[in-house]
C1' cells in the first nucleotide's frame, strides 16, 4: 500500500434494523465439618472514533484508528 476476516462487561463469545446477552471470573448472602463444589443475589458496557440514513443503528452507508491472515515488495 493489496484482499479477507475482526474491535461488545475482567476474559472468551454470541446478537445482521426494535428492551444489548451467554459461559467464565469478580462482589455480598446461602448451603455445608470444609471447600476450587452447589445454591441465590449483584456489580461490571461512550458496542473502536467520526459522520450519514431511519422514527429507530451493536446491526445498513462513508471515512478513519487498532488487530489477526494472506499476497506483494526490500533484504
Nucleotide at each position: 500500500c493489496g484482499u479477507g476476516g475482526g474491535g461488545u462487561a475482567g476474559a472468551g463469545c454470541a446478537g445482521u434494523g426494535g428492551u444489548a446477552g451467554c459461559u467464565c471470573g469478580u462482589c455480598a448472602g446461602g448451603c455445608c465439618c470444609a471447600u476450587a463444589a452447589c445454591c441465590u443475589g449483584a456489580a461490571g458496557g461512550u458496542c473502536g472514533c467520526g459522520g450519514g440514513u431511519u422514527c429507530g443503528a451493536a446491526u445498513c452507508c462513508c471515512g478513519c484508528c487498532c488487530c489477526c491472515a494472506c499476497a506483494a515488495c526490500c533484504a

Predicted 3D model of a 75-nucleotide RNA (transfer RNA) from candidate division WOR-3 bacterium UBA3073. The prediction has a mean pLDDT of 83. Taxonomically the source falls in Caldifarciminota (Bacteria, Pseudomonadati). Its Rfam family is "tRNA". The family's RNA type in Rfam is transfer RNA. Rfam's curators write: Transfer RNA (tRNA) molecules are approximately 80 nucleotides in length.